[in-house]
RNA sequence: GAUCCUGUGGCCCAGUGGCUCAGGGCGCUUCCCCGACACGGAAGAGAUCGGUGGUUCAAUUCCACCCAGGAUCA
Numbered sequence: 001g002a003u004c005c006u007g008u009g010g011c012c013c014a015g016u017g018g019c020u021c022a023g024g025g026c027g028c029u030u031c032c033c034c035g036a037c038a039c040g041g042a043a044g045a046g047a048u049c050g051g052u053g054g055u056u057c058a059a060u061u062c063c064a065c066c067c068a069g070g071a072u073c074a
Stems, first nucleotide, its partner, number of pairs: 001073007010026004018057001028044005050066005
């Protein structure tokens, strides 16, 4: 330099044009339980979906460019 893939709460993932507030696991907070810790039970907080533009009545989802990471080739 070329091609391709990925980017969604602190971490790991799902979702793939419209459904109520973007869901799940781990983690975190509060309460219960316990002599205490762990386990267990209940409740809760936390993401405008990498950025900018475009298409569309409507975009996390499609398209372009940029940014970051990765793979292959040179």
The RNA shown here (transfer RNA) has 74 nucleotides and comes from a Pseudomonadota bacterium. The coordinates come from a structure-prediction model, not an experiment, and the mean pLDDT is 81. Rfam family: tRNA. The family's RNA type in Rfam is transfer RNA. NCBI's taxonomy places the organism under Bacteria, Pseudomonadati, Pseudomonadota.